[in-house]
The RNA shown here (transfer RNA) has 73 nucleotides and comes from Parcubacteria group bacterium GW2011_GWA1_56_13. Lineage of the source: Bacteria > Bacteria candidate phyla. It was read from a public genome assembly. It matches the Rfam family "tRNA".
RNA sequence: GCGCGGUUAGCUCAGUUGGUAGAGCACUUCCUUGACGUGGAUGGGGUCAUAGGUUCGAGUCCUAUACCGCGCA
Numbered sequence: 001g002c003g004c005g006g007u008u009a010g011c012u013c014a015g016u017u018g019g020u021a022g023a024g025c026a027c028u029u030c031c032u033u034g035a036c037g038u039g040g041a042u043g044g045g046g047u048c049a050u051a052g053g054u055u056c057g058a059g060u061c062c063u064a065u066a067c068c069g070c071g072c073a
Base pairs, nucleotide, nucleotide: 001072002071003070004069005068006067007066010025011024012023013022019056027043029041030040031039049065050064051063052062053061
C1' cells in the first nucleotide's frame, strides 16, 4: 500500500427483512441474615467510533475518516 472483519451501557456481547435500543455481569435502593456473602425484587445508566448522504423513518443501507485485529505484497 491492497483486501477482509470489528467499533452498541462501566465490562463482555446480542440486535433477524430499515420501524419502541436489549441481555449477562457490575452499580443504586429494598427484602432476606446477628453481620457479610448467597438468593429475591426494584431502579438508574446509551452522541450505537466520527462526519456526511439516502429514506417518511438508519445501530442496520451508501461514502469518507479514525482506531483495533487478521491476511497478502